[in-house]
């Protein structure tokens, strides 16, 4: 886009169309084919009229009978017709269809023109009657009778058949013609006199039949068929030809241009789609074919082997009296099945046709119509203009407001279809309309009765809210959905469609995705493993001839309808009608010859081959021969190991090994030479000679003269492994054995070792037989190496040069190409052939063929099952790749944890609850700079409910604050007191607070850090990350940024198709280190004076305080390096190469951490998940872990004296001095809002004393007792002191941490948080070291390069078995069903033939028979049926074998990086 459709939902009118696509399943009932009386006899009905009863006066009525013409019925005789129209698509792969020819091999009723004739006879026999038989179809006998039934004779215009014989055509067999002249050979009437007929004979039209050329389906997993088969002679048949049929003779016929076989199927015009080639299709409609229950046969006939006819067989249904009989809707209508689906048991013969008939006219389910179905096209409708308060409701919503929407409401206005009423047709030339009171017109009311469906994540037009939570559920493909779903579901809105919408199925298109138009094969599927060569294709130059192919005119046909234009009719359209185009690889005739093809025993030489002349070679084969090595045995000389490996061990060795010498013995491969050399078709080939073969190569230019090129089939070669037969066997070595390793190790390693591996034959036929690149031929830029060869120049010579043929790399240009790469050795232009390919998997399986001794190999599916496998490149990631380079990363060193006991986090486990979070590095002295209550978020109990705390609204009042009882405690009761601010026109009004009340709301450390914000860790203070413009590149992308250096540094500097620039580095910042200046109080104090005391006076030089300066830049000097940058060294200086510390932390990762600081979406609580109290708990303890102090002692303890600091904090506060206590601490008040007072003696150090190696004068854990301090309040649960107690520990196990100078180590002192509680933290100073050869190795980072099957990126990816559970499919003892065939038996009906007897009207007949004819036997054939054995197909079947698919299953690592043994064929 299409459709004979189905389904879902929906549905107003109308017109033209279609409607069992499935069981050619069965069929109830009723119609579908009769009809002629003018062929013919009979019978009835009707009747003029006649006669007769009866009844009446009469007229008349009734009843019986006989019945003329004439009308009409009816069944038989005879014509015609029934062979036509209407159905179906079973079969059929075929001259069946289509086309085009041909019949000198035919047939033809009726019609139509033309000739000609129609003469005289005979006999019967249906109806009818009478009998019989039978249940019924029906039948029999006897007897009567008509013809256009039947028949004899006569005639013959002429037909056929014979005879001789002429003339004219034809390729041919032949065919017409004309004259003589024999045999045969016809007829029918019937009518109102108009006509109908009847026989013969010619010619037409129209059918019909027969033969041939040429088209149109799959299958080669069907390659051979074939016996009436090919053919001929003769015959019979037949309208005719013809093995169509017989009889006999030959041995033929067809086939790889696809025979025979299987499956499939009516063929065409035509439809349907496509830009055309095409492909798909064959409903209606028309041509043709075949078929009527299933098979078989013939009659009759012009015409059939006959849909509504007839015989027989069979299945099937129906009647019966059981003796027998009837049937045959694939004809319309209908029912039943089946089936997703396919209509009324209609009117009508008015039109159109068709049978009859003279001719009315009668049949006609043909056919016109009508009926049901939106089954399909096609028109029309469902209103039309106004109409903003942008109603109301709905849905959203950032709360304004958007939208639905001018949409409705309302106001006007119209009447199309539908409805009603009235009229009222054409279709018909005169009677005649089923349609149909249709169409049409015309009136009439009234907006009145007439909108749904899908869809809305991309492909695709067209969004939001809500429910739901990988659940329901959607999905054509991608893919939605796990709490903020534009994707499920529903609403709101939109979109497209529109009386339809949408699903489904089937074609075609898009798919150049079968490639003729119009494709491909280095690596994506795809070049056979290599040559020879048959058919086939394809073919060099030139001449003539021809005209097959090609072209170009004609001519016939190419059915109607479609389709295309044109133009006409239905109001338009569908639709209908009219011209015209249009349509074949069709078939004839004429023409032209370029090119092709045939042709000429035509010609050329340049393809192609021969010769002659040289040449290189591991080309092949067969023999015969050599040395080196290794093993073995003999023998000497030696002695304790030897072999092997990571490392070892089995092995082998004192019975003498290994090592070493000398001699033998086998077999096998041939070292150097050696070389992107060289031979060969490919597979391959390598010591040496000699035979004996094959290809190439140049050089010549003597012969032949297109001989060529591929090459389905087909011969033939084809590594290695393997197989058969015999030899043969030294190394090596599958299996096997041991010994190693390992969680195992049926492997990698190692000792041994059998087949093999060598030889001769024969097989096998495969490899990643790879250049992953068929073959052959020309043609297209260079350059440079090398084999073999040839010319030429130079040359003494060795050599060099140039040119050329052939084979072999590499480098490149246009061109190609998806890149990659190829590139005269093409994957480039071009041309011939032949072979493969068409998504992965299943599967190179499985059946079936061939082939093999067997392994197995050629050929090769399908079901199923995925949405991807694949290639080349690319960023990154990573590697038990590579290079370089850095870092307390190692390593060198110093201390330290891991062991004690204690601190203090954390897990586990308890609990009412032990609130939360934090999780490798990057959680664990972490949030917490401090948990008795509080905090506090948990728990137990007790309360409240607009609330503990905000903001509105009403009302009332001040309100608190003190006290008393109750209670645990909030809390509730009462006393007391009082009466707030500001404005006032004194009514009041406004604010602040409190109290009571409505409700809106507050509240939440409830819950998502995977809905965020902000903020923070971390790699990492690593050196790195990007951008603009350009350039390359289809492109992802690169290039800068890579390279040589150099640096802490992507620091620089050189180079470079790059040139520049941000974020990062680094520098400005802050502190330290020198100096200088300014300033000197609370600081300093050299020098004067003074003091217990820098206390005071003085002073500000110092030192220090805190403001500004200076200072350091690789700047100077050698050296290295490129003459850069830089580096080494040195000067100078307080400091030297970023001086030394801080702060600062690119692009980003880790869904990193935090909803519990905060904010914040969105979910959820809401008399509780808020809030308030008391109390408990975060402090629990069998344990495991991390982070700390203390120690374990003499580098020390303790005990006394002596010195020397910095950062810092203080008014709720530091708190001096003095008193008092052993001490904590009490008292105590001076003094300090701080360089001034205080905290505040700094400790190690030093001087001495004493302890003297012990669980101790180390070690302080624990535990008693007495106290102190904060605090409402130390029981759970604080800290401190004194006295007593004195526990583990004698230096730490694998294992890991910390640090590179003022560090480490060790010593003390501030702070912060705090009522009160540090061994943590966060500072500060005192004393103050050891090493760092180096970058092999562990970890971390950087840069380049390389591999990749890996991108949630190696915590990656993946593979096999096993073990479930589904699913197709192979095998399978078989079982069963079909199909077409074959032997053989039996053989109906039936036609042919053949018959003794039988039977018998026409004819002959001197009446006896006879001819001829029936039935009947007999025979050929032969459907159905039996029986049998094979083929071929289905289903099915215990088991069984792989293969697929599947949630987190088991065992293991095989491959992807050197995948941890390179992989793979």
């Nucleotide at each position: 886009g299409a459709c004979g459709a189905a389904c879902g939902c929906u549905g107003g009118c109308g017109g033209c169309g279609u409607g069992c696509u499935u069981c050619a399943c069965a069929c109830a009932u009723g119609c579908a084919a009769g009809u002629c009386g003018a062929a013919c006899g009979a019978g009835g009905u009707u009747c003029a009229u006649c006669c007769g009863g009866u009844c009446g006066c009469a007229a008349g009525a009734c009843c019986g009978g006989a019945g003329a013409a004439g009308a009409c019925c009816u069944a038989g005789u005879g014509g015609c017709g029934a062979a036509c129209g209407g159905g179906u698509g079973c079969g059929u792969a075929a001259c069946a269809c289509g086309u085009g020819a041909g019949g000198a091999a035919c047939c033809u009723g009726u019609c139509c023109c033309g000739g000609u004739c129609u003469c005289c006879g005979g006999a019967a026999u249906a109806a009818c009657a009478a009998g019989u038989g039978g249940a019924a179809a029906c039948a029999c006998u006897u007897g009567c009778u008509a013809a256009u039934a039947c028949u004899g004779g006569a005639u013959g215009c002429c037909g056929u058949c014979g005879g001789a014989u002429c003339g004219u055509c034809g390729c041919a067999u032949g065919a017409c013609g004309g004259a003589c002249u024999g045999a045969c050979g016809a007829a029918a009437g019937g009518g109102u006199u108009a006509c109908c007929g009847g026989a013969u004979c010619g010619g037409g039209a129209g059918g019909g039949u027969c033969u041939c050329g040429c088209g149109g389906c799959c299958u080669a997993u069907c390659a051979g068929c074939u016996c009436g088969u090919u053919g001929g002679u003769g015959g019979g048949g037949u309208a005719a030809c013809g093995g169509c049929c017989c009889a006999c003779c030959a041995a033929g016929g067809c086939u790889u241009c696809g025979a025979c076989g299987g499956g499939u199927a009516g063929c065409u015009g035509g439809u349907c789609u496509g830009a055309g080639a095409g492909g798909a299709u064959g409903a209606u409609c028309a041509g043709c074919c075949a078929c009527a229950c299933u098979g078989g046969g013939a009659c009759u006939g012009a015409g059939a082997c006959a849909c509504g006819g007839c015989c027989c067989a069979g299945a099937c249904u129906c009647c019966u009296a059981c003796g027998g009989g009837a049937g045959g809707c694939a004809g319309c209508a209908g029912u039943g099945g089946g089936g997703a689906a396919u209509c009324u048991u209609g009117c009508a013969c008015a039109a159109u046709g068709g049978g009859c008939g003279a001719a009315a006219g009668c049949c006609u389910g043909a056919u016109g119509c009508a009926g049901c179905a939106a089954c399909g096209c096609c028109g029309c409708g469902u209103g039309c203009g106004g109409g903003a308060a942008g109603a109301a409701g709905g849905c959203c919503c950032u709360a304004g407001g958007g939208u639905u929407g001018u949409a409705a409401a309302c106001c006007g206005c119209u009447u199309u279809c539908a409805g009603c009423a009235g009229g009222g047709a054409a279709g018909a030339a005169a009677c005649u309309g089923a349609c149909g009171g249709u169409a049409c017109c015309u009136g009439u009311a009234g907006a009145a009765g007439a909108a749904g469906g899908u869809g809305c994540g991309g492909c695709c037009a067209a969004c939001u809210a809500c429910g739901u939570g990988c659940c329901a559920g959607c999905a054509g493909c991608c893919g939605c959905g796990g709490u903020g779903a534009c994707a499920c579901g529903u609403a709101g809105g939109c979109a497209c469609c529109a009386a339809g919408c949408g699903u489904u199925g089937u074609c075609c298109g898009g798919a150049u995705u079968u490639a003729u138009u119009g494709g491909g094969c280095g690596u994506a599927a795809a070049g056979a493993g290599c040559u020879c060569g048959u058919a086939g294709g394809c073919g060099g130059u030139u001449c003539g001839g021809u005209a097959a192919g090609u072209c170009g005119g004609g001519u016939g046909u190419g059915a109607a309808a479609a389709c295309u234009c044109u133009g006409g009719g239905c109001u338009c359209a569908a639709c209908c009608c009219a011209g015209a185009g249009c349509c074949g690889c069709c078939a004839c005739c004429c023409g032209a010859u370029a090119c092709u093809g045939c042709u000429g025993u035509g010609a050329c030489u340049c393809g192609a081959g021969u010769g002659c002349g040289g040449u290189a070679g591991g080309g092949g084969a067969g023999c015969g021969g050599g040395g080196a090595a290794u093993u073995c045995c003999u023998g000497g000389u030696g002695u304790a190991g030897c072999g092997g490996u990571g490392a070892a061990a089995u092995g082998c060795g004192c019975a003498g090994a290994u090592a070493u010498c000398a001699g033998g013995a086998g077999g096998a491969a041939c070292a150097c030479c050696a070389g992107u050399g060289g031979c060969g078709a490919a597979g391959g080939c390598g010591c040496c000679g000699c035979u004996c073969u094959g290809g190439g190569c140049c050089g010549u230019g003597a012969c032949u003269g297109a001989c060529g090129c591929u090459g389905a089939g087909g011969c033939g070669c084809g590594a290695a492994a393997g197989c058969g037969u015999g030899g043969g066997g030294a190394g090596c070595g599958a299996a096997c054995a041991g010994g190693a390793u390992u969680a195992g190790a049926u492997a990698c390693c190692c000792u041994g070792g059998u087949a093999g591996u060598c030889c001769a034959c024969g097989c096998c036929g495969u490899a990643a037989a790879c250049g992953a690149u068929g073959a052959g031929u020309g043609c297209u830029a260079a350059g440079u190496g090398u084999u073999a060869g040839a010319g030429g120049g130079u040359u003494u010579c060795c050599g060099c040069c140039c040119u050329u043929u052939a084979g072999u790399g590499c480098u490149g240009c246009a061109g190609c190409a998806a890149a990659c790469g190829c590139a005269u050795u093409a994957a480039g232009c071009a041309c011939u052939c032949c072979g493969c390919c068409u998504g992965g998997g299943g599967a190179g399986u499985a059946c079936g063929g061939c082939c093999g001794c067997a392994a197995g190999g050629c050929u090769g599916a399908a079901a199923c099952u995925c949405a991807a496998a694949g290639g080349a490149a690319u960023u990154g990631a990573c590697g038990g790749g590579g290079a370089c380079c850095c870092g307390c990363a190692c390593a060198a060193g110093c201390g330290g944890u891991g062991g004690a006991g204690c601190a203090u986090g954390u897990g586990g486990u308890u609990u009412a609850a032990u609130u939360c979070g934090a999780a490798g590095c990057a959680a664990c002295g972490c949030g917490a700079a401090g948990a008795a209550c509080c905090u506090u978020a948990c728990c137990a109990g007790g309360u409240c409910u607009u609330g503990a705390c905000a903001u509105c609204c009403u009302c009332u009042g001040a309100c608190a604050a003190u006290c008393c009882u109750a209670g645990a405690g909030a809390u509730a009761g009462g006393a007391c007191c009082u009466u707030c601010c500001c404005c006032u026109u004194c009514g009041g009004g406004g604010g602040a607070c409190a109290g009571a009340g409505u409700g809106a709301c507050a509240g939440g450390u409830g819950g998502u850090g995977c809905a965020u914000g902000g903020u923070u860790g971390u790699c990492g203070u690593c050196a790195g990350c990007u951008c603009g413009u350009g350039u390359c590149g289809u492109g992802a992308g690169a290039u800068g940024u890579u390279g040589g250096g150099u640096u802490a540094a992507g620091u620089c500097c050189c180079g470079c198709a790059a040139c520049g620039a941000g974020c990062g580095c680094a520098a400005c910042c802050c502190u330290u280190g020198u100096c200088c200046u300014u300033a000197g109080u609370u600081g300093c104090c050299a020098g004067c004076a003074u003091u217990c005391a820098g206390u005071u006076g003085g002073g500000c030089a110092c030192u220090c305080u805190a403001a500004g300066g200076a200072g350091a830049c690789u700047g100077c000097c050698g050296g290295u390096g490129a003459c850069a940058a830089a580096c080494c060294g040195g000067a100078g200086g307080a400091a030297g190469g970023u001086g030394g510390g801080g702060a600062u932390g690119a692009c980003g990762u880790c869904a990193a951490a935090u909803c519990a600081u905060c904010a914040u979406g969105c979910c959820c609580c809401u008399u509780a998940u808020g809030a308030c109290c008391u109390g408990g708990g975060c402090u629990a303890c069998a344990c495991a872990c991390g982070u700390g102090c203390u120690a374990c002692a003499a580098u020390g303890g303790a005990u006394g004296g002596u010195a020397c600091a910095a950062c810092g904090g203080g008014u709720u506060g530091c708190g001096a001095a003095g008193c008092c206590g052993c001490g904590a601490g009490g008292u105590g008040u001076a003094g300090c809002u701080a360089a001034u007072c205080c905290c505040a003696u700094a400790a190690a150090a030093c001087c001495a004393u004493u302890c003297u190696c012990a669980g101790u004068u180390c070690g302080g854990a624990u535990u008693g007792u007495a106290g102190g301090c904060u605090g409402c309040a130390a029981c759970u649960c604080g800290c401190c002191u004194a006295c007593a107690u004195g526990a583990a520990g004698c230096c730490g196990g694998a294992a890991u941490c910390g640090c590179u100078a003022g560090u480490a180590a060790u010593c003390g002192c501030g702070g912060a948080u705090c009522a009160g509680a540090a061994u943590g933290c966060c500072g500060c100073g005192g004393u103050g070291a050891a090493u760092a050869c180096g970058u092999u190795c562990c970890c971390g980072g950087g840069u380049c390069u390389u591999g990749u099957a890996c991108a949630c990126a190696c915590c990656g990816c993946c593979c096999g078995u096993c073990a479930c559970a589904c699913c197709a499919c192979g095998a399978g003892a078989g079982u069963u069903u079909g199909u077409a065939a074959c032997a053989c038996c039996c053989g109906a009906a039936g036609u042919c033939g053949g018959u003794g007897g039988g039977g018998u009207a026409a004819c002959c007949g001197u009446a006896a028979g006879g001819a001829g004819c029936c039935a009947g036997c007999c025979g050929c054939c032969u459907a159905a049926g039996g029986u049998g054995g094979g083929a071929c197909a289905g289903a099915u079947g215990a088991u069984u074998g792989g293969g697929g698919u599947g949630a987190a299953g088991u065992c293991g690592u095989a491959a992807c990086a050197a995948g941890g043994u390179a992989a793979c064929c």
This is a predicted structure of a 1465-nucleotide RNA (small-subunit ribosomal RNA) from an uncultured bacterium. The coordinates come from a structure-prediction model, not an experiment, and the mean pLDDT is 85. The sequence is in RNAcentral, with records from ENA.